[in-house]
Predicted 3D model of a 113-nucleotide RNA (Glycine riboswitch aptamer) from Thermacetogenium sp. UBA4966. Taxonomically the source falls in Thermacetogenium (Bacteria, Clostridia, Thermoanaerobacterales, Thermoanaerobacteraceae). Of the family's consensus pairs, 84% are formed in the model. The prediction has a mean pLDDT of 79. The sequence was found by an Rfam model in a public genome assembly.
RNA sequence: AUGAAGAAUACGGGAGAAGAGAAGCAUAACGACUGCUUCGUACCGAAGAUGUAAACCUACACUCUGCCCGGAGUGGAGAUGAAACUUUCAGGUAACAGGACCGUAUUCGGACA
Repeated sequence: AUGAAGAAUACGGGAGAAGAGAAGCAUAACGACUGCUUCGUACCGAAGAUGUAAACCUACACUCUGCCCGGAGUGGAGAUGAAACUUUCAGGUAACAGGACCGUAUUCGGACA
C1' cells in the first nucleotide's frame, strides 16, 4: 500500500561576514575598466572536513553472592560514538556562482515514520 524511511533529477526559497589594501600579468600602446595570480591583515559559518557527551561493548582490579560456574556493583583504561555544538583546514565576505536545510513534482524503492 490512494505507497513510509531512504535515493536520484528538475524547479523554487535560502543566512552570515572588508565591493578593504599592495604588487605583478593579460587585454596592440598610454590611461581607465575587467579578469587572473601572489602577498597580506580584519571578519563569517549553512558545501566538505576536524574534534566529541552519555549510553553500549571489551579486557583488568576490587567487593558481594558460603565455594566452582554464573551474576551484580565499583574503579580506572581502551574501542565505538551525534549535531545546526566546535575548529576555522577548506570554503566564503557587492553582483554572478556556491550554499546546510525546507517545499513541490517525477522516477527508483517497498515499510516504516